Predicted 3D model of a 314-nucleotide RNA (Bacterial RNase P class A) from Lutibacter sp. It is recorded under the gene name rnpB. The model forms 97% of the base pairs in the Rfam consensus. Lineage of the source: Bacteria > Pseudomonadati > Bacteroidota > Flavobacteriia > Lutibacter.
[in-house]
RNA sequence: AAAGCAGAUCGUCUUAUCGUUCCGAUAUACUCGGAAAGGAAAGUCCGGACACCAAAGAGUAGCAUAGCGGAUAACAUCCGUCAUUCCGAUUUAUCGGAAGAGGACAAGUGCAGCAGAAAGUAUGUACAGGUAAUGCUGUAGUGAAACCAGGUAAACUCUAUGCGGUGCAAUGCCAUGUAAAUUGGAGUUUGAGAGUACUCGCUCGAUUUCAAAGGGUAGGCAGUUAGAACUAUUGAGUAAUUAAUAGUCUAGAUAAAUGAUAAGAGUUCCGAUUUAUCGGAAUACAGAAUCCGGCUUAUAGAUCUGCUUUUUUA
Numbered sequence: 001a002a003a004g005c006a007g008a009u010c011g012u013c014u015u016a017u018c019g020u021u022c023c024g025a026u027a028u029a030c031u032c033g034g035a036a037a038g039g040a041a042a043g044u045c046c047g048g049a050c051a052c053c054a055a056a057g058a059g060u061a062g063c064a065u066a067g068c069g070g071a072u073a074a075c076a077u078c079c080g081u082c083a084u085u086c087c088g089a090u091u092u093a094u095c096g097g098a099a100g101a102g103g104a105c106a107a108g109u110g111c112a113g114c115a116g117a118a119a120g121u122a123u124g125u126a127c128a129g130g131u132a133a134u135g136c137u138g139u140a141g142u143g144a145a146a147c148c149a150g151g152u153a154a155a156c157u158c159u160a161u162g163c164g165g166u167g168c169a170a171u172g173c174c175a176u177g178u179a180a181a182u183u184g185g186a187g188u189u190u191g192a193g194a195g196u197a198c199u200c201g202c203u204c205g206a207u208u209u210c211a212a213a214g215g216g217u218a219g220g221c222a223g224u225u226a227g228a229a230c231u232a233u234u235g236a237g238u239a240a241u242u243a244a245u246a247g248u249c250u251a252g253a254u255a256a257a258u259g260a261u262a263a264g265a266g267u268u269c270c271g272a273u274u275u276a277u278c279g280g281a282a283u284a285c286a287g288a289a290u291c292c293g294g295c296u297u298a299u300a301g302a303u304c305u306g307c308u309u310u311u312u313u314a
Stems, first nucleotide, its partner, number of pairs: 001310010012265007020036006026029001038285001042296002045294005050167004057200004062163005067081005082102001084099007103158002108156002110152002125140005171222004182212006193204003229248008266283008
């Protein structure tokens, strides 16, 4: 210097015309002004806020976590640190770097390539020694490991600790309409059924359920965007993070707005030559739906950092 990999940050701009959603103003005109996607809005994988269900009781099942300390609303997240493992250097016990889900295999079960007689139920190999008898003893050999209470739990499992369930289609209110009717089957006060995994318990309890042909509605408001919010400065802390002060208002749709067209600029690549111009191509991943904190995955191109490989120069 080039290529590759990993991480972090950014991730197109301007103008014109025609449109969409919301808010405000009046002169009520389809007039004027203002605002209008993301770092992941995604996957819905964790953790919360909030709401409802016996103000949610017990057990079972299930799920999660696992050195120590800290951060946080909380966490399977984040920060620090130790054991341990790996790499490099030398002064050979120190230094530097990287990884670091790490309780229990002495309850039980399962699993284990090659080599080896044998890999866990010892069907005990060769040589030597020993015994009344027995792998009883030693050596050799294979292997990372050979009887020793072997190895293995991001294997079942056990131990300890924690977790109630359902999700804004939660939930509350208003409005409109109506058939709590009809026909057939099944269950039920000898308790059907409901209370959001199952069983018990507790509370309520007279209707429940399947099928048929039908009647009605399919609108609005709140929740719903001022928040564990964002920006800056200072202080505390190794750090994650946190405190104080000042400033800012930053989408709110409902079948779902945030767009389309035209011109120009920027960036990258390719080709041509007149070497600074021309021509061509590309310009990613993607699209809010109650709201936050994380994790994971996708991402053209640009910048920075680290590592690896190759080449060149000294």